[in-house]
Molecule: Glycine riboswitch aptamer
Organism: uncultured Aliidongia sp.
RNA sequence: CCUCGUGGGAGAGACCGGAGAGCCCCAAAAGGGCCAGCCGGCGCCGAAGGAGCAACCGCCCCGGAAACUCUCAGGCAAACGGACCGCGAGGG
Numbered sequence: 001c002c003u004c005g006u007g008g009g010a011g012a013g014a015c016c017g018g019a020g021a022g023c024c025c026c027a028a029a030a031g032g033g034c035c036a037g038c039c040g041g042c043g044c045c046g047a048a049g050g051a052g053c054a055a056c057c058g059c060c061c062c063g064g065a066a067a068c069u070c071u072c073a074g075g076c077a078a079a080c081g082g083a084c085c086g087c088g089a090g091g092g
Stems, first nucleotide, its partner, number of pairs: 001091008013042001015041004020035001022034004043076003049072001050070003056064003
């Protein structure tokens, strides 16, 4: 330095509308409620990834470079994910 396991791990709409499988209430039903995924719209976040500038560093031609910046991607209840940090094991 890399990989695996494990613990911690932030931010931002459970937004609005459309069609809609399913579920619930009622039940002749109408109607109402919930909602995965899909389509459209606006608002927002930065800590997967990506990109940009650059302090700084180097073998100083040139190159490496952030937690800064941009948001293409990703994300905005929970879950999943998650830079980074701790512990353990293995490899170079």